[in-house]
Context: one part of a larger RNA
RNA sequence: GUCCUCAAGGAACUCGGCAAAACAGCGACCGUAACUUCGGAAUAAGGUCCCCCUACAGCAAUGUAGGGCGCAGCGAAAGAUCCCUGGCGACUGUUUAUCAAAAACACAGCUCCCUGCUAACUCGCAAGAGGAUGUAUAGGGGGUGACGCCUGACCAAUGCCAGAAGGUUAAAUAUGGGGGGUCAUAUGUACUUGUAUGUAUGGCUGGACUAUAUAAGCCCUGGUGAAUGUCGGCCGUAACUAUAACGGUCCUAAGGUAGCGAAUUUCCUUGUCUGGUAAAUUCAGACGUGCACGAAUGGCGUAACGACUAGGGAACUGUCUCGAGGACUUGCUCG
Numbered sequence: 001g002u003c004c005u006c007a008a009g010g011a012a013c014u015c016g017g018c019a020a021a022a023c024a025g026c027g028a029c030c031g032u033a034a035c036u037u038c039g040g041a042a043u044a045a046g047g048u049c050c051c052c053c054u055a056c057a058g059c060a061a062u063g064u065a066g067g068g069c070g071c072a073g074c075g076a077a078a079g080a081u082c083c084c085u086g087g088c089g090a091c092u093g094u095u096u097a098u099c100a101a102a103a104a105c106a107c108a109g110c111u112c113c114c115u116g117c118u119a120a121c122u123c124g125c126a127a128g129a130g131g132a133u134g135u136a137u138a139g140g141g142g143g144u145g146a147c148g149c150c151u152g153a154c155c156a157a158u159g160c161c162a163g164a165a166g167g168u169u170a171a172a173u174a175u176g177g178g179g180g181g182u183c184a185u186a187u188g189u190a191c192u193u194g195u196a197u198g199u200a201u202g203g204c205u206g207g208a209c210u211a212u213a214u215a216a217g218c219c220c221u222g223g224u225g226a227a228u229g230u231c232g233g234c235c236g237u238a239a240c241u242a243u244a245a246c247g248g249u250c251c252u253a254a255g256g257u258a259g260c261g262a263a264u265u266u267c268c269u270u271g272u273c274u275g276g277u278a279a280a281u282u283c284a285g286a287c288g289u290g291c292a293c294g295a296a297u298g299g300c301g302u303a304a305c306g307a308c309u310a311g312g313g314a315a316c317u318g319u320c321u322c323g324a325g326g327a328c329u330u331g332c333u334c335g
Stems, first nucleotide, its partner, number of pairs: 001328006008321002012319001017316001027049004035040001037146001051068007069073001074079001081314007088306002093105002109144007121130003147301004152231003157228002159224005166219003173213005180205012232250005259293001260290001271287005
């Protein structure tokens, strides 16, 4: 290390019955609760039987009666431990190949949004392809997650949808104004008499600057929550006390409805009460003062199901009190 056995006790072990042990063994007969979606739960639980010979009945399987042997008759091996009560997830399924199998993911069902077909959407620079040789009972995307009862208030913010009166608003373009460059002509001024500097008109060039006209958007007006989200404070009051149906006040877009609640959520906290135990920070049922539950980031229930998780019980045991003995094997030491 792998196995086997053990007095008395029997979970006192431990985070936890982990590991081990044990009853039972999808055969037959009897019997079987709560609950339930009436299918189940269920092999629920629990009890009895199983070999051989003879006789009888029967076509036979088999049954009945009598007898026999053994420690033992499903005579070997293999082949479910069970019950009670919660949590979570409806279920079968999927997952971190190699520390996580789960309450995580998926799921059928529900719901919202988009899409009228050269569809939306996805891949690609494009051609093109998928969607689909489909056509809104179809396809894509988001959320929730069987079923039952339900799903409250708020559109102020953010998002989305719709609207168009007004405000604001880009470049290009068009039109108007207007600053330049250069040439020619005409005409001034200054003087060093051929230079400097002006004005007007025309040609060419160029398009600074500015005004007006012009979109979506934003501002604006509405809608929208199974869109992102949010869902108050203080003070007083009833003929014991306590409490406050009630009143006042401030703020807000509106102040958490039903249901549940010390919860996988409760800090204080081992909350308080009841049950279970001789004794329980766990557990179950209540209470509600919810630090900091709450309604498809779904709320609350729920039969069935689960190598999930929590508590209790029966049986069983070397898990333990507390250790002992044996078999085989391996390493090391010695020989």